Molecule: transfer RNA
Organism: Streptomyces sp. NPDC059985
This record gives sequence, C1' cells and structure tokens, in this order.
RNA sequence: GCUUCCGUAGCUCAGGGGAAAGAGCAGACGCCUUCUAAGCGUACGGUCGCAGGUUCGAUUCCUGCCGGAAGCG
Repeated sequence: GCUUCCGUAGCUCAGGGGAAAGAGCAGACGCCUUCUAAGCGUACGGUCGCAGGUUCGAUUCCUGCCGGAAGCG
C1' cells in the first nucleotide's frame, strides 16, 4: 500500500429502516443472612466512532475519514 471484518453503557456483546435503544457482568441502594458470600429486587448508566448523503423517517442503507483486528504484498 491492497483486501476483509469490527467500532452500540465502565467491560463483553445483541439489535441490520419506524418500541422511550437492550441483555449479561461490574459499580450503587435495598431484601435475605448473626456477619460475609451466594440468591432476590430497585434505580442509575448511551453524542449507537466522526462528518456527509439517501429516505417522510437512519443505531440500521451508501460515501469519506478516524481507530482497532486479521490476511496479502
């Protein structure tokens, strides 16, 4: 340099045009327990990498850029 894939919560990941954007784990609070762990419950936590385009409508489709991974040279 070229090709492919990935980028969504603190972490690991779902979601592939119309829901108020989700789960698990972590952290907070509570219940339980003599205490802790385990278990249960509640709430919190998001510019969906950035910019543009298409569309009535974009996290989703297209383009460019940025970052990461793998392969080829």